[in-house]
Bacterial RNase P class A from an Alphaproteobacteria bacterium, 411 nucleotides, folded computationally. The model forms 96% of the base pairs in the Rfam consensus. A source record names the gene rnpB. Its mean pLDDT, the model's own confidence on a scale to 100, is 76. The RNAcentral record of the sequence draws on ENA.
RNA sequence: UCAGACGGCUGGACGGCCGCGGCGCGGCCCCGCGAGGGAUACCGCGUCGAGGAAAGUCCGGGCUCCACGGAAACACGGUGCCGGCUAACGGCCGGCGGGGGCGACCCCAGGGAAAGUGCCACAGAGAGCAGACCGCCGAACGGGCCUCGGCCCGUGGCAAGGGUGAAAGGGUGCGGUAAGGGCGCACCGCGCGACCGGCAACGGAAGCGGCACGGCAAACCCCACCGGGAGCAAGACCAAAUAGGGAUGGCACAGGCCGGGCAACCGGCCGCAACGCGUUUCCGCGUCGCCGUCCGGGUCGGUCGCGCGAGGCGUCCGGUGACGGGCGCCCCAGAGGAAUGGUCGUCGAACGCCCCAAGGCUUUGGCCGGCGGGGCGGGAACAGAACCCGGCUUACAGGCCGUCUGACGCC
Numbered sequence: 001u002c003a004g005a006c007g008g009c010u011g012g013a014c015g016g017c018c019g020c021g022g023c024g025c026g027g028c029c030c031c032g033c034g035a036g037g038g039a040u041a042c043c044g045c046g047u048c049g050a051g052g053a054a055a056g057u058c059c060g061g062g063c064u065c066c067a068c069g070g071a072a073a074c075a076c077g078g079u080g081c082c083g084g085c086u087a088a089c090g091g092c093c094g095g096c097g098g099g100g101g102c103g104a105c106c107c108c109a110g111g112g113a114a115a116g117u118g119c120c121a122c123a124g125a126g127a128g129c130a131g132a133c134c135g136c137c138g139a140a141c142g143g144g145c146c147u148c149g150g151c152c153c154g155u156g157g158c159a160a161g162g163g164u165g166a167a168a169g170g171g172u173g174c175g176g177u178a179a180g181g182g183c184g185c186a187c188c189g190c191g192c193g194a195c196c197g198g199c200a201a202c203g204g205a206a207g208c209g210g211c212a213c214g215g216c217a218a219a220c221c222c223c224a225c226c227g228g229g230a231g232c233a234a235g236a237c238c239a240a241a242u243a244g245g246g247a248u249g250g251c252a253c254a255g256g257c258c259g260g261g262c263a264a265c266c267g268g269c270c271g272c273a274a275c276g277c278g279u280u281u282c283c284g285c286g287u288c289g290c291c292g293u294c295c296g297g298g299u300c301g302g303u304c305g306c307g308c309g310a311g312g313c314g315u316c317c318g319g320u321g322a323c324g325g326g327c328g329c330c331c332c333a334g335a336g337g338a339a340u341g342g343u344c345g346u347c348g349a350a351c352g353c354c355c356c357a358a359g360g361c362u363u364u365g366g367c368c369g370g371c372g373g374g375g376c377g378g379g380a381a382c383a384g385a386a387c388c389c390g391g392c393u394u395a396c397a398g399g400c401c402g403u404c405u406g407a408c409g410c411c
Stems, first nucleotide, its partner, number of pairs: 001407010012347007020049008029038003051382001055393002058391005063231004076227005081095005096110001097108004111222002116220002118216003133162002135158003140155006170188006189211001190209003195204003235304004245295007255270006274287004311330008351377006359368003
């Protein structure tokens, strides 16, 4: 210098003017002789006012209500190497194992397949009690031919070679054999493994074993651990108008029959009156005391929940680390379909275009030019709290810092 790996920070700046939301103070207003109290529509001043993800609502909790005598089992759902951190977690940290990369480093649903069941498509002879399609053999037994050397066929033997497949029951070599085969042997691999190290996952390993025990559990299943349900529209409190319910007072009233009841009274039917509708009568349909006072429930509405918290910043200590503890300082949006904005000026990153140029290529005509210098334009990514917190995931123009790796060059 170039190419990378990991971690952290940041997420346009300053100023003028005009606005918006919360809170506090003062004014204005109301009550009070006053001290003071109330109200908050308006005015003024002060102060605070989005994020690293406020997002997706995926996981875990706080909080609230409901359910529940305790424990266990079953069912269902979730998690799944080991140890730790944490309020908890499917999160994080540190290890282990496997895989990738020259490396810094990255990735992994990573328990159990010798408990059982099931599946292994297509192709292929055969896919789980392995398998004779091509091929190899002709030692043994039987038959045939024969030039007596042999040749052919059958019963059969063979998993070495070919072929299929993701996968075909260890690999290479030598010996052996009729041909072959862990059939025998050497090395490699594999299994079991006394013992040693480690809290553990796991690592190492004397020795033993000719080799069995294919893969799939994001198939059922087995094992271990965890899990009551719903969610701030949770939930608590205050509480209109109108209608309806109950109690009670006043006024009005025409009753009869039936049923229940000792009665008070209650229910039903008929009728009168009144009122309403269709134009009055007739006729038809419908309604059933009227006016107050009080009580209780619900609705509209309002208040709380709701911002001091697993809180932030700094520093010290313990720990490899996640994290924990001590001390000091700070108070930091909150509401309701929702304020955090607009404009002007100065400056401005990305990005685009042009010029110069180190340099590179060259067929010597030219061409390229990412680094550097200058000019013009340009004008800031993803996105916005809504009960809160811890995570995860996803989106994001760019910029800055630190540690580390590889290559090349120079000292």